[in-house]
Molecule: SAM riboswitch aptamer (S box leader)
Organism: Desulfuromonas sp.
Formats: sequence, C1' cells, structure tokens
RNA sequence: UCUUUAUCGAGAGUGGUGGAGGGAAAGGCCCUUUGAAGCCACAGCAACCGGCGCGUCGAAGCUUUUAAAGCGAAGGCGGGCGUCAGGUGCUAAUUCCUGCCCUGCAGCUGCGGGGAGAGAUGAGGA
Repeated sequence: UCUUUAUCGAGAGUGGUGGAGGGAAAGGCCCUUUGAAGCCACAGCAACCGGCGCGUCGAAGCUUUUAAAGCGAAGGCGGGCGUCAGGUGCUAAUUCCUGCCCUGCAGCUGCGGGGAGAGAUGAGGA
C1' cells in the first nucleotide's frame, strides 16, 4: 500500500512547548489567540487482540459398600459474563450532520426508518 472481516448513538485530560489552524474529502455547521495542528510528560477510557476467572462437552484413570456411586488428567467448544490494562487504539459534538438508493408522514425544500458508498480503529492475509 492492497485485501478480508468486525465494530463505530456509551466512555475518557491536565500541564509544558508551539503559534494558526482543526473537525478525512465536498456542502453545511462547529471548535479555536479565554491558544488550533504537531511534539513531550504524566494521567484516564476500554473497542479489538491478549492474560486471568467463571461455564460446558469429554473421558485416560482412581476410590468404595462392586448394583452402582463419587472423584477425574489430556483434549475440544465458548459468537457468553466478569476482571486486568500487556499490544494497538482512543480521550468536543452519533463516524458532528448531509449527499447516493429504498421507504413512511407531511405538502415544499421538512421530519422519521432502513440500506449503500466513503471514513476510522482492531484482527487476519498478501
């Protein structure tokens, strides 16, 4: 960089430095000299991966009162719940809203519902 897949209405900031932009692109609308982006330090959140715990299947084997009962390794499943904060990530506004398609109500540039596309992040692959 390309690709597959999952999620995206919750959550979470202070200081230093810096000095005009930022919110992906377009149209809006917001944030910002009461200090943007970036960088540094510490902190926090908990989406994914991961660790731990709970569960379930399993049945080598062991014990006994030998009908049976109890215990039960390896291994499998877990798309569930909780916890940790190790790896990424994140810490204004629903991915800030919208467009493109379908649809409901209105009856005029509106208000809803669903979807696609694009984007972001994680995990896998090339």